[in-house]
Molecule: RNase P RNA; transfer RNA
Organism: Pseudomonadales bacterium
RNA sequence: AAAGUCGGCCAGGCAGUCGCUGCCCAUCAUUUGGGAUGGGGAGAGGAAAGUCCGGGCUCCAUAGGGUACGGUGCCAGGUAACCCCUGGGGGGCGAAAGCCUACGGAAAGUGCAGCAGAAAGUACACCGCCGAAGUCAGUAAUGACUGGUAAGGUUGAAAUGGUGCGGUAAGAGCGCACCGCGUACUUGGCAACAAGUGCGGCGAUGGUAAACCCCACCUGGAGCAAGACCAAAUAGGAACUCAUUGGUGUGGCCCGCACUGAGUUCGGGUAGGUUGCUUGAGGUUGCUGGUGACAGUAACCCUAGAUGAAUGAUUGCCCACGACAGAACCCGGCUUAUCGGCCGACUUUAUAU
RNA sequence: CGGGGCGUGGCGCAGCCUGGUAGCGCGCCUGCUUUGGGAGCAGGAGGCCCCCGGUUCGAACCCGGGCGCCCCGACCA
Numbered sequence: 001a002a003a004g005u006c007g008g009c010c011a012g013g014c015a016g017u018c019g020c021u022g023c024c025c026a027u028c029a030u031u032u033g034g035g036a037u038g039g040g041g042a043g044a045g046g047a048a049a050g051u052c053c054g055g056g057c058u059c060c061a062u063a064g065g066g067u068a069c070g071g072u073g074c075c076a077g078g079u080a081a082c083c084c085c086u087g088g089g090g091g092g093c094g095a096a097a098g099c100c101u102a103c104g105g106a107a108a109g110u111g112c113a114g115c116a117g118a119a120a121g122u123a124c125a126c127c128g129c130c131g132a133a134g135u136c137a138g139u140a141a142u143g144a145c146u147g148g149u150a151a152g153g154u155u156g157a158a159a160u161g162g163u164g165c166g167g168u169a170a171g172a173g174c175g176c177a178c179c180g181c182g183u184a185c186u187u188g189g190c191a192a193c194a195a196g197u198g199c200g201g202c203g204a205u206g207g208u209a210a211a212c213c214c215c216a217c218c219u220g221g222a223g224c225a226a227g228a229c230c231a232a233a234u235a236g237g238a239a240c241u242c243a244u245u246g247g248u249g250u251g252g253c254c255c256g257c258a259c260u261g262a263g264u265u266c267g268g269g270u271a272g273g274u275u276g277c278u279u280g281a282g283g284u285u286g287c288u289g290g291u292g293a294c295a296g297u298a299a300c301c302c303u304a305g306a307u308g309a310a311u312g313a314u315u316g317c318c319c320a321c322g323a324c325a326g327a328a329c330c331c332g333g334c335u336u337a338u339c340g341g342c343c344g345a346c347u348u349u350a351u352a353u
Numbered sequence: 354c355g356g357g358g359c360g361u362g363g364c365g366c367a368g369c370c371u372g373g374u375a376g377c378g379c380g381c382c383u384g385c386u387u388u389g390g391g392a393g394c395a396g397g398a399g400g401c402c403c404c405c406g407g408u409u410c411g412a413a414c415c416c417g418g419g420c421g422c423c424c425c426g427a428c429c430a
Stems, first nucleotide, its partner, number of pairs: 001349010012318007020043002023040006045324001049335002052333005057223004064255004070218004074088005089103001090101004104214002109212002111208002126153002128149003133146005161179006180202001181200008227275004237266006246260004268429003282301008319322001354426007363379004373410001381397005403419005
């Protein structure tokens, strides 16, 4: 210098003027509510999004026991918790830095595999190979049948361990070596697992569990339109359905607990305010422990809270000419969208010193 | 703001749970019939199942992500 990998950060900037939504202070007017003026300070995001997971909070029984038609699925750790994160193992990709990984069990059972093909799961024998053994024919060579075989061919996504040597009538784990597989032990590791040694000849044990299933662990439901309070209003109504071995109490089912009516339709009324609401598993910096996620500790900081719903408009200057996009109870993650730029670490190649 | 459902020829739908052939009705095209049209009869065309990825030999169907559309939810008695 080029090509590439990983991590972090920013999200047009500065200044002026006029607005909008909360908060605080002062003054004025007023008097149950509330108002006016002036000043000060604050005012969207890394995803506020999708609502895909997990939790807080609130109510339902105090949320208790069981179960599946629910979820998770290599090991260890982190965390309030997780389908999250960190570290490690196995597998895959890459020359490397590095990246990806729904990765328990197919020797518990059941199911499935169209077409093609001889044969698709209790294997089988179409072409081929053989003529050892038996029978028949023949003087014999040999031929036919019974038979032996799975090396080669053909089909398929997949054909019952692979390669080589020996062996044989031809063949075959039939024998041997190496690899694979299984199994026992030893060593290392918390473990997943790895390495080594011995044994097994392998028609034991093919694939599929994002098919049923088995094993282990986990799981009650609903959601701030939850919930609490105040105010206003009335036709406190009618019809139908279910029912006491019932029904309802929140959402698969059973038990348990509490209550004694519940649901649908029609009709009627009010559609105002307060609270929940933002100080929180909070943030920044330093130190300590840890490979790390993270934890502990000290100091400092307060950073939107609207409810037809604010965060905008305009002027000037500058540049690299500005992407995706707007809070609505709150957090931790994941996923998706995103113009451009900055910083750091690392890999490979080339050149120079 | 919260919750639920759907996406398959031009239109309305089935098939998805249990994976191998995409089907039904209306509509469209051609021919016959008719003086002509409609109706009827016979034949035919038209879909890579909303998009992307994964599992599997194989995906409309199973799993994950995205896009679009539709529906429901105030309180009192």